[in-house]
The prediction has a mean pLDDT of 81. This is a predicted structure of a 74-nucleotide RNA (transfer RNA) from an Erysipelotrichaceae bacterium. Rfam family: tRNA. It is annotated as a transfer RNA. Rfam links the family to the GO term triplet codon-amino acid adaptor activity.
């Protein structure tokens, strides 16, 4: 330099053929329970889906560029 794969809350992941208010677990916070804690239960907060543009009635998903990580080739 070229090719392929990946990038989604603090962490690990899901999201079907482009169509639901982007969900799940852990963690965090609050409340209940307890003499106090642990456990358990209930609830809440937290995401510009790496970034920028494009296509579309509609994009996490398709296209282009770019950044980063991994693998391969030279």
């Nucleotide at each position: 330099g070229c090719g392929c794969u990946c990038g989604u809350g603090g962490c690990g992941c899901a999201a079907u053929u482009g169509g639901a208010u982007a969900g799940c677990g852990c963690a965090u916070u609050u409340g209940a329970u307890u003499c106090c804690g642990a456990u358990u239960c209930a609830a809440a907060a937290g995401g510009u889906u790496g970034c920028a543009g494009g296509u579309u009635c509609a994009a996490g998903u398709c296209c282009u560029g770019u950044c980063g990580a991994g693998c391969g080739c030279g």
The source organism's lineage runs through Bacteria, Bacillati, Erysipelotrichia, Erysipelotrichales and Erysipelotrichaceae.